[in-house]
RNA sequence: UACUCAUCGAGACCGGCUGAGGGAAAGGCCCUUUGAAGCCGGGGCAACCCACGUAAUGCGUUAUCACAUAACCCUUACGGAAGGUGCCAACUCCUGCGGUGCGCUACGCGUUACCGACAGAUGAGGU
Numbered sequence: 001u002a003c004u005c006a007u008c009g010a011g012a013c014c015g016g017c018u019g020a021g022g023g024a025a026a027g028g029c030c031c032u033u034u035g036a037a038g039c040c041g042g043g044g045c046a047a048c049c050c051a052c053g054u055a056a057u058g059c060g061u062u063a064u065c066a067c068a069u070a071a072c073c074c075u076u077a078c079g080g081a082a083g084g085u086g087c088c089a090a091c092u093c094c095u096g097c098g099g100u101g102c103g104c105u106a107c108g109c110g111u112u113a114c115c116g117a118c119a120g121a122u123g124a125g126g127u
Base pairs, nucleotide, nucleotide: 003125004124005123006122007121008120013042014041015040016039017038021031022030023029026095027094028093043088044087045086047085048084049083052079053078054077055076056075058073060072061071062070063069092119097116098115099114100113101111102110103109104108
């Protein structure tokens, strides 16, 4: 990397070096010499992982003659420090493919409406 699952309309900057591109690809539309992308120094945001906490659950384990009770363990939900990744223009910037609705119309077109898929990004797992 393949693959699986989850999330993706919120949020988040200031400098130095450098000098023309960037927004994944395609079509658009935007950002950018009032400085793109990249590198460096600081700062921030909070999606996931996460010690731990609370609550619930269980023909679970131990203690007990037994029940109750207590501790531990599994699972679920909520919260979640330090840290690890990630991120700090625009809904994943919009769209494509399918469906529903609506409008025009005459079997097609349009749509800044909604739903689903494809693709992408991030995280966790992972042959």